Context: one part of a larger RNA
RNA sequence: GUCAGCGAGUUAAGUUACGCAGCAAGGUUAAGCCGAGAAGGCGAAGCCGCAGGGAAACCGAGUCUGAAUAGGGCGUAUAGUUGUGUGAUUUAGACCCGAAACCGAGUGAGCUACCCAUGGCCAGGUUGAAGUUCCGGUAAUGCGGAAUGGAGGACCGAACCCACCAUUGUUGAAAAAAUGGGGGAUGAGCUGUGGGUAGGGGUGAAAGGCCAAUCAAACUCGGAGAUAGCUGGUUCUCCCCGAAAUAUAUUUAGGUAUAGCCUCGGGAGAUUUACCUGCGGAGGUAGAGCACUGAAUGGGCUAGGGGUCUCACCGGAUUACCAAACCCAAUCAAACUCCGAAUGCCGUAGAGUAUUAUCCCGGGAGUCAGACUACGGGUGAUAACAUCCGUGGUCGAGAGGGCAACAACCCAGACCGCCGGCUAAGGUCCCUAAUUUAUGGUUAAGUGGCAAAGGAUGUGGAAGCACACAGACAACUAGGAGGUUGGCUUAGAAGCAGCCACCCUUGAAAGAAAGCGUAAUAGCUCACUAGUCGAGUGAAUCCGCGCCGAAAAUAUAACGGGGCUCAAACCAUAAACCGAAGCCGCGGACUGUAAUUUAUUACAGUGGUAGGGGAGCAUUCUAGUCGCCUGCGAAGGGAUACCGUGAGGAGUCCUGGAGGUUCUAGAAGCGCAUAUGCUGAC
Numbered sequence: 001g002u003c004a005g006c007g008a009g010u011u012a013a014g015u016u017a018c019g020c021a022g023c024a025a026g027g028u029u030a031a032g033c034c035g036a037g038a039a040g041g042c043g044a045a046g047c048c049g050c051a052g053g054g055a056a057a058c059c060g061a062g063u064c065u066g067a068a069u070a071g072g073g074c075g076u077a078u079a080g081u082u083g084u085g086u087g088a089u090u091u092a093g094a095c096c097c098g099a100a101a102c103c104g105a106g107u108g109a110g111c112u113a114c115c116c117a118u119g120g121c122c123a124g125g126u127u128g129a130a131g132u133u134c135c136g137g138u139a140a141u142g143c144g145g146a147a148u149g150g151a152g153g154a155c156c157g158a159a160c161c162c163a164c165c166a167u168u169g170u171u172g173a174a175a176a177a178a179u180g181g182g183g184g185a186u187g188a189g190c191u192g193u194g195g196g197u198a199g200g201g202g203u204g205a206a207a208g209g210c211c212a213a214u215c216a217a218a219c220u221c222g223g224a225g226a227u228a229g230c231u232g233g234u235u236c237u238c239c240c241c242g243a244a245a246u247a248u249a250u251u252u253a254g255g256u257a258u259a260g261c262c263u264c265g266g267g268a269g270a271u272u273u274a275c276c277u278g279c280g281g282a283g284g285u286a287g288a289g290c291a292c293u294g295a296a297u298g299g300g301c302u303a304g305g306g307g308u309c310u311c312a313c314c315g316g317a318u319u320a321c322c323a324a325a326c327c328c329a330a331u332c333a334a335a336c337u338c339c340g341a342a343u344g345c346c347g348u349a350g351a352g353u354a355u356u357a358u359c360c361c362g363g364g365a366g367u368c369a370g371a372c373u374a375c376g377g378g379u380g381a382u383a384a385c386a387u388c389c390g391u392g393g394u395c396g397a398g399a400g401g402g403c404a405a406c407a408a409c410c411c412a413g414a415c416c417g418c419c420g421g422c423u424a425a426g427g428u429c430c431c432u433a434a435u436u437u438a439u440g441g442u443u444a445a446g447u448g449g450c451a452a453a454g455g456a457u458g459u460g461g462a463a464g465c466a467c468a469c470a471g472a473c474a475a476c477u478a479g480g481a482g483g484u485u486g487g488c489u490u491a492g493a494a495g496c497a498g499c500c501a502c503c504c505u506u507g508a509a510a511g512a513a514a515g516c517g518u519a520a521u522a523g524c525u526c527a528c529u530a531g532u533c534g535a536g537u538g539a540a541u542c543c544g545c546g547c548c549g550a551a552a553a554u555a556u557a558a559c560g561g562g563g564c565u566c567a568a569a570c571c572a573u574a575a576a577c578c579g580a581a582g583c584c585g586c587g588g589a590c591u592g593u594a595a596u597u598u599a600u601u602a603c604a605g606u607g608g609u610a611g612g613g614g615a616g617c618a619u620u621c622u623a624g625u626c627g628c629c630u631g632c633g634a635a636g637g638g639a640u641a642c643c644g645u646g647a648g649g650a651g652u653c654c655u656g657g658a659g660g661u662u663c664u665a666g667a668a669g670c671g672c673a674u675a676u677g678c679u680g681a682c
Stems, first nucleotide, its partner, number of pairs: 001682006011092013026048003032042003052059002062074004095233002098230001102223006113197009122187001124156003127152001131148006160184003164181005199215001201211003236616006246259005260367002262364007272357001273354003276350006287339001288337002293333003297329004302323001304322002306319005370395010400411003415588004420584003426578003429562003435575001437574006448564001454548002458545005465538003475532005481505003486500003511526001514525003589606008617671001619668006627661003636655005642649002
């Protein structure tokens, strides 16, 4: 892991609602007793109800408050009670499994820590302390030398003890080892045996270490089914309805209570409710505005202040400075408003539609982690698949078609069947169902099939303007001069460093010069003019589609792919077709309402999580039942094309070898796929 078996709302006593049954202004017995008794009977103590009000005394269909014969509160016009079943709830382990922990009583120091007692062990080699002796030396000590001696948490190194490094091992040979190196090895050494210290306690050269593979409080049993607002699991079928992820409160925030929203039963049922239209209302949002409150720009005007000038003082003048108030112009505002919608909301009237959809009472819930999207906003960075509100939608709890794939987008709400039809969104070259459809344009970028500021004789269209056969634009030929090197400045300044001026003449035209150039001249162009040529040319504007701007990490990879260019791209128009569980057709099932001819018809409906309600199937046992089936083969097992909406139920054959069970009721150890479930098998 698979298979098989086991595996989770029970029981008791209260409370409450509903169903059924008995009796009824009453209902009912409890313990106990009689009895063969789960039969039946006895047993009236007690309980509930028949009267309430008040704290009470007390009064009583009333009573309390009160001064009150007032007002008001609670009552009075009757239905209960017992049993039983079901739903829910309370107290109990209370649907099942699950802690870490807490407490009590015991068991442990044969592992290990430390201690006590008594024993044992340490090859071999090295070093050579004190002391001693002798010799030397000294006045005498100190001192020097030699020998002797054999000290040491001394040295090297086996046994023994340890565990620093590496490799191997890592479902190991081993729940800590092996191999090769390493450290200690006469000591605070190692070790045998016996004994001691015990769980908030021991022991600890101290690591929270160790106390039997267990230690920030051992192990065993018990309290004990501790508690678990937490996680997981919770077993057959069909039918009807169908949520919530909000408000308020909470030592509350992943819990709970009440309300909201769902369901079931009962009642009311009146134009009650919803939609639409008319009419009547309240309001200060969007927008707009500047009349208030503020913000804010320029100008004018002008207090006050600053600067400058004048001034002994007083005072005065002036100002490209700052600036209140006022005026003009142009602005801004969630906490501004002289104004002011659309919607929405409230009321009212009316027709139609809707299975009363509405409201009230009662039983049962679940929900209180929401998500995305469009619009109106706050926070944030006018960031976020961000976060917080409001209104709608979808998902949640919704399948189907489209978007390549893709809860929340677009279309559309799946009762079942059909090898029938029409459509929606979206599509119609091939993959791939349907146009290589028609007409007129655009695009050349594979734009389409990602992106901005910005940039550009890309290209199509529109409306104008300017020049042009009196010859334009471009090109080519020629000219482009003189006064003059204008004046100033300057070393120089001659069209061309800079400053000032920018005239006149000749002429077809030619600037006191638009650029390059020179030290300054020179030189080369330009403007301007003529000729050659011969038909359009030029500068801007608006619109359509393109171009550049454009760099990312495994692989083309930014059309789903192939592939596409008068398109299979884009714009506009038109006609077809395809396309869903939508709609229609045919057949069938069920639910509700209504009608009647009472088993039919009509109409409406039948997606669904949490959850509410209804109806059933099957298992085991019990009572009644006729008794039935069964060795001519029961239960169980295997196969199978039958029946039923389903849970399920038959028939036949094989196996099996002795029991099984219809029908009507009743009672449950009553249904398994999941709990890293339990046991077993493989």
The part of an RNA shown here (large-subunit ribosomal RNA, domain II) has 682 nucleotides and comes from Allomicrovenator marinus. Lineage of the source: Bacteria > Deltaproteobacteria > Bradymonadales > Allomicrovenatoraceae > Allomicrovenator. Rfam family: Bacterial large subunit ribosomal RNA. Gene Ontology terms of the family: ribosome and structural constituent of ribosome.